[in-house]
A computed fold for a 135-nucleotide RNA, annotated as c-di-AMP riboswitch aptamer (ydaO/yuaA leader). Of the family's consensus pairs, 92% are formed in the model.

RNA sequence: ACUUAUCCCAAGCCAAAUUCAGACCCACGGUCUGGAACGGGGGACCCAUCCGAAUGGGGUGAAUCGCGAUUACGCGUAGAGCGACUCUGGCUCGAACCCGUCAGCUAACCUCGUCGGCUUAAGAAGAGAGGACCU
Repeated sequence: ACUUAUCCCAAGCCAAAUUCAGACCCACGGUCUGGAACGGGGGACCCAUCCGAAUGGGGUGAAUCGCGAUUACGCGUAGAGCGACUCUGGCUCGAACCCGUCAGCUAACCUCGUCGGCUUAAGAAGAGAGGACCU
C1' cells in the first nucleotide's frame, strides 16, 4: 500500500414490519409476557352474485397481461420504487410465496404479522411550490 473477515457508529432506502413497560437469563446482549402504533385475514342485515359442470377457488404483494420462443428464456406492458408535494427527466423493479375444496361486501366480534434485504461521500437530477427549527 492492497485485499478479506468481524464488530461498532452515523445518515438514509424498499417494506406494515416501529416503540414502550415488566420479568428472566447473566450480559451489555438475548428470551418471554403485555401495551401502544402500523399492517393483514375471517366475519351479519342491506346490497351484489344467482343452474350445473369444468381446466376448482382464494390470499399477501407494485408484480398483471400480451406476443414470440420452448428447458425456461426474450421483447414489451398494467402497475411500483428512487430522502414529504407537483412537473419534466434519468435509472431500476415488474418477483416470490401461502391456504387447501373453503371464504363477495360486511357493523359487532374473532384472529394473525411487526420479517427480511440494501446504499453511502459522489451522485440524474432540474425547476416550482411549501414552510419545520433556531435567533